[in-house]
The RNA shown here (Fluoride riboswitch aptamer (crcB RNA motif)) has 67 nucleotides and comes from a Solibacteraceae bacterium. The source organism's lineage runs through Bacteria, Pseudomonadati, Terriglobia, Bryobacterales and Solibacteraceae.
RNA sequence: CCGCCGGCAGGUGUUGGAGUUCACCUCAAACCGCCCUGAUCAUCGGGCAAAUGACUCCUACCAGGGA
Numbered sequence: 001c002c003g004c005c006g007g008c009a010g011g012u013g014u015u016g017g018a019g020u021u022c023a024c025c026u027c028a029a030a031c032c033g034c035c036c037u038g039a040u041c042a043u044c045g046g047g048c049a050a051a052u053g054a055c056u057c058c059u060a061c062c063a064g065g066g067a
Base pairs, nucleotide, nucleotide: 009026010025011024012023013022016058017057018056019055020054021053033048034047035046036045038044039043
């Protein structure tokens, strides 16, 4: 110096915060949604779901009803 393993810690998992839990990544990476049309791709255009990775709570937003 390079590679591998382990520990601690941190980060990430398509829109906010928190708890629990799972997965992934680790100085750089994990990660940066899906579908459709034209063209080989990239790119451009159109459409759709969702404040969760999962469960729960809070907040924001939307719809309906009551006072």